[in-house]
Molecule: transfer RNA
Organism: Hyphomicrobiales bacterium
RNA sequence: GGGCGGUUAGCUCAGUUGGGAGAGCAACUGGUUUACACCCAGUAGGUCACAGGUUCGAGCCCUGUACCGCCCA
Numbered sequence: 001g002g003g004c005g006g007u008u009a010g011c012u013c014a015g016u017u018g019g020g021a022g023a024g025c026a027a028c029u030g031g032u033u034u035a036c037a038c039c040c041a042g043u044a045g046g047u048c049a050c051a052g053g054u055u056c057g058a059g060c061c062c063u064g065u066a067c068c069g070c071c072c073a
Stems, first nucleotide, its partner, number of pairs: 001072007010025004019056001027043005049065005
C1' cells in the first nucleotide's frame, strides 16, 4: 500500500425485508432478612465510532475518515 471483518447501555452482545433501540451481567430503589448474600419486583442508563449523502423515514443502504483485528504484498 491492497483486501476482508468489526465499532450499538458501564461490560459481553443481539437487532431478520429500512418504520417499536433491546437482552444478559453490572448499578440503583423497593420487597424479603436481625443484617448481608441469594431470590422476587421495579427503575435508570444510548451523539447506534465520526462526517456527509439517499429516503417520507437510516443501527440497517451509499461515500469518506478514525480506531481495532485478520490476510496479502